[in-house]
Molecule: SAM riboswitch aptamer (S box leader)
Organism: uncultured Rhodanobacter sp.
This record gives sequence, structure tokens and C1' cells, in this order.
RNA sequence: UACUCAUCGAGACCGGCUGAGGGACAGGCCCAUUGAAGCCGGGGCAACCUGCGGAACGUUUCCGCAACGGUGCUAAUUCCUGCGGAAGCGCCAUCUGGCGCCAAUCCGGAAGAUGGGCG
Repeated sequence: UACUCAUCGAGACCGGCUGAGGGACAGGCCCAUUGAAGCCGGGGCAACCUGCGGAACGUUUCCGCAACGGUGCUAAUUCCUGCGGAAGCGCCAUCUGGCGCCAAUCCGGAAGAUGGGCG
């Protein structure tokens, strides 16, 4: 870095250095000199990998326990929307349709993030 699979409404902050940005992208809306991002130290959350135990089973799936190990995470649902559909609203037509709007709702997708597998 390409492909693929799973998950994404839960959860979890302090100190030091430093000093203006940050929330992937765009729009919005937020956070930030009562200190952003980054680095360091300490804490915490969490079962993806992993370990142990159990259940089902054509071999993989499910349940429970564990934070020593590999990662990850620690403002806001992935902060919201982005594309399509439903619902809704408006206009036109009148035999059940066409067009438009739509950040209040629902579903699916796209994109992204993290982990596992594979090259």
C1' cells in the first nucleotide's frame, strides 16, 4: 500500500514541555490563550488478536472469564450531512401518475477509522 472480513448510539483524564490550531475531505456545527495539534510521563476504558473454560456443530460459530502479551481508544452517534430509497411537503395532471423540494424521521450505501486475514 492493494484486496477481503468484522465492528463503529456503550466505555474511559490528569500532569509536564510547548504555543495556534483542531474535529480525515467539502459544507455545516462545534472545540481551542480558562491552552489546539504534537511530544513525554502516569492513569483509565475496551475482549479485535491472544490465553483459559464451556456449548453447539461438519469445522466454524456462540457464551463466560482474563487487561500479563500484540494493537486500539480515552469531546460531541464515525459530531451531523454528502449518494440512493421510504416517509413528509408543494405543484401539475386526473385514474393513479409526473416533476420539484426536503439538515425533522427511518432504511440501505459511499467515504472514513480500528482490528483480523492475505499478497